RNA sequence: GGGGCAAUAGCUCAGUUGGGAGAGCGUAUCGUUCGCAAUGAUAAGGUCAGGGGUUCGAUCCCCCUUUGCUCCA
Numbered sequence: 001g002g003g004g005c006a007a008u009a010g011c012u013c014a015g016u017u018g019g020g021a022g023a024g025c026g027u028a029u030c031g032u033u034c035g036c037a038a039u040g041a042u043a044a045g046g047u048c049a050g051g052g053g054u055u056c057g058a059u060c061c062c063c064c065u066u067u068g069c070u071c072c073a
Base pairs, nucleotide, nucleotide: 001072002071003070004069005068006067007066010025011024012023013022019056027043028042029041030040031039032038049065050064051063052062053061
């Protein structure tokens, strides 16, 4: 320098017809218990890496950029 993959909640990750943004763990509150552990319920928590384009509508399609991993040279 060129090719490929990845980036979504604090962490690990789902998310295929393009129209609802989610799960587990963690956190907070409440309940069960004499208490702890454990468990149940509820809640908070999001610039879907950034910018632009297509579209009535984009996490999803197209282009550019950034970061990481990997292959080739």
Transfer RNA from a Rhodobacterales bacterium, 73 nucleotides, folded computationally. The sequence was found in a public genome assembly. The prediction has a mean pLDDT of 81. Rfam family: tRNA. By type it is a transfer RNA. Rfam links the family to the GO term triplet codon-amino acid adaptor activity. Taxonomically the source falls in Rhodobacterales (Bacteria, Pseudomonadati, Pseudomonadota, Alphaproteobacteria).